[in-house]
Context: one part of a larger RNA
RNA sequence: CUGUGGUUAAGGAACUCGGCAAAAUGCCCCCGUAACUUCGGGAGAAGGGGGACCACGCUUGGUGAACACCGUACGGUGGGAGCUGGGGGUGGUCGCAGAGACCAGAGAGAAGCGACUGUUUACUAAAAACACAGGUCCGUGCGAAGUCGUAAGACGAUGUAUACGGACUGACGCCUGCCCGGUGCUGGAAGGUUAAGAGGACCGGUUAAUGCCCUUCGGGGUGUGAAGCUGAGAAUUUAAGCCCCAGUAAACGGCGGUGGUAACUAUAACCAUCCUAAGGUAGCGAAAUUCCUUGUCGGGUAAGUUCCGACCUGCACGAAUGGCGUAACGACUUCUCUGCUGUCUCAACCACAGACUCG
Numbered sequence: 001c002u003g004u005g006g007u008u009a010a011g012g013a014a015c016u017c018g019g020c021a022a023a024a025u026g027c028c029c030c031c032g033u034a035a036c037u038u039c040g041g042g043a044g045a046a047g048g049g050g051g052a053c054c055a056c057g058c059u060u061g062g063u064g065a066a067c068a069c070c071g072u073a074c075g076g077u078g079g080g081a082g083c084u085g086g087g088g089g090u091g092g093u094c095g096c097a098g099a100g101a102c103c104a105g106a107g108a109g110a111a112g113c114g115a116c117u118g119u120u121u122a123c124u125a126a127a128a129a130c131a132c133a134g135g136u137c138c139g140u141g142c143g144a145a146g147u148c149g150u151a152a153g154a155c156g157a158u159g160u161a162u163a164c165g166g167a168c169u170g171a172c173g174c175c176u177g178c179c180c181g182g183u184g185c186u187g188g189a190a191g192g193u194u195a196a197g198a199g200g201a202c203c204g205g206u207u208a209a210u211g212c213c214c215u216u217c218g219g220g221g222u223g224u225g226a227a228g229c230u231g232a233g234a235a236u237u238u239a240a241g242c243c244c245c246a247g248u249a250a251a252c253g254g255c256g257g258u259g260g261u262a263a264c265u266a267u268a269a270c271c272a273u274c275c276u277a278a279g280g281u282a283g284c285g286a287a288a289u290u291c292c293u294u295g296u297c298g299g300g301u302a303a304g305u306u307c308c309g310a311c312c313u314g315c316a317c318g319a320a321u322g323g324c325g326u327a328a329c330g331a332c333u334u335c336u337c338u339g340c341u342g343u344c345u346c347a348a349c350c351a352c353a354g355a356c357u358c359g
Stems, first nucleotide, its partner, number of pairs: 001354008010345002014343001019340001027051005036041001038171001052093005058087006067078004094098001106338007113330002118130002134169007146155003172325004177255003182252002184248005191243003197237002203231004209224006256274005283317001284314001295311005
């Protein structure tokens, strides 16, 4: 010096991002116990008192001898000694200390999030993340939908819509507003568009035949062109889909701007105007969301960028991508208080194990 333990005057969180770590609480019995509440809880709330040993009464439990009576082959009834547990009372003894060691809840107030018990990143994250009971929507009538498989087949299910599959939300309470223009889904089928297929007009290639011109009679050049084969192919016909018409938001999603106006000022119930599919309702709001911002006011402190209560100017909350509350619960997050302490003022000493020095 390091590590692991231990003790410490006075103070007691002044330490620190933060009471991290440590200290403190701790068992049994009795008394007593608030707000709030889903009436179950909260609650071991909180906060107090007692606890060892000895002696002597009392009370109660277990076992149950002697003895007495009845009957007699075993036995039954009473009886309570002795032994052994529990409880409580009175008096006394010792120590600083009696749950004497080990073991063995710290508590309270407020807020956020998540209802809860659970689950999770095996080896840096246990949470506010996941799940959850409950809610809603969509699909599925049974050889079900859905899933696996090329198929046979299997699961679903030896189930049958109070069932099964998918999606979202997430106990409970009060609720869940407006918009179907876009995208999606569902329904519709009049019209437009639209594939292969059917259809085959028209056009082309090939050439049996044939016309004309030239000819050295061998041929050459130039036209027309049947049938067959063949290339391309218009009109016409034709499904779903798309266009179109409706419905649907607990489907994906969206939910305005400007100007003016009241007898102080300020503000604007009110008016005008533009745009939109419709312009954010209830509730909440500087919030796990607020940039400006340490907003402003109040509370708490001597002093508070955090915290709590309000205000509303919501950069950029908002209603099952759920909104707002909520008892209980949480190794969750934040703030405060009591107790407690070497966290600190400020360090000291002790023990053990090392480093290091000497040997």
Predicted 3D model of a 359-nucleotide part of an RNA (large-subunit ribosomal RNA, domain IV) from Gordonia rhizosphera NBRC 16068.
The RNAcentral record of the full RNA draws on ENA, Rfam and SILVA.